Record summary
Predicted 3D model of a 72-nucleotide RNA (transfer RNA) from a Candidatus Saccharimonadota bacterium. The sequence was found in a public genome assembly. Its Rfam family is "tRNA". Rfam classes the family as a transfer RNA. The coordinates come from a structure-prediction model, not an experiment, and the mean pLDDT is 83. The organism belongs to Candidatus Saccharimonadota, within Bacteria.
[in-house]
RNA sequence: AGGGGCAUAGUACAACGGUUAGUAUAUCGGUCUCCAAAACCGACGAUCUAGGUUCGAUUCCUAGUGCCCCUG
Repeated sequence: AGGGGCAUAGUACAACGGUUAGUAUAUCGGUCUCCAAAACCGACGAUCUAGGUUCGAUUCCUAGUGCCCCUG
């Protein structure tokens, strides 16, 4: 320099273009317990950035940023 992939709760991942963006875990609160752990219940919290297409974008397109891989 060229090509490809990825970016979503603190973390690891889901999500035909359409309902309130889910699951696990972490954290916090509660139940239970003599106390704690475990278990159960509940709460909290997220779409990398800027444009475009569309009635509607996490999803499609363009540019940028960051990370990873390949070629030289």